[in-house]
RNA sequence: AUGAACGUACGGGGAGAGAACGCUAUAUGCGUCGCCGAAGGAGCAAGUGUGAAAACAUGAAUCUCUCAGGCAAAAAGACUCGUACUGGACG
Numbered sequence: 001a002u003g004a005a006c007g008u009a010c011g012g013g014g015a016g017a018g019a020a021c022g023c024u025a026u027a028u029g030c031g032u033c034g035c036c037g038a039a040g041g042a043g044c045a046a047g048u049g050u051g052a053a054a055a056c057a058u059g060a061a062u063c064u065c066u067c068a069g070g071c072a073a074a075a076a077g078a079c080u081c082g083u084a085c086u087g088g089a090c091g
Base pairs, nucleotide, nucleotide: 007085008084009083010082011081012080013079018033020032021031022030023029034071035070036069040067041065042064043063047058048057049056050055
C1' cells in the first nucleotide's frame, strides 16, 4: 500500500444413503443383512528425479477404496460466501 496466498474466530448456505430386522428400549450395546461419500485416513495419472534397463522415489482431486464415519430430526459435514483478525507475497 486498491495488501496476494496460508491460517484463526464468528455468522449464512451446504448433498447422499434402512426412524431396517432380532434381543427388553426411538441406542450410543450385541447379532443379522442392505446402502452412502463431503470429517479424517488410504490408493495414483501426467510431470519430475535416480537408473543401461527393469524398477524405485516423488506426485492432485468433489476420482477410487470404504478402514474410520454416516443412513428421521438434531448434531456433524468437504466446499463456499460474509465480517473481524492474523499474515506480509507481487508491485
A computed fold for a 91-nucleotide RNA from Tetzosporium hominis, annotated as Glycine riboswitch aptamer. RNAcentral holds the sequence, with entries from Rfam. The coordinates come from a structure-prediction model, not an experiment, and the mean pLDDT is 80.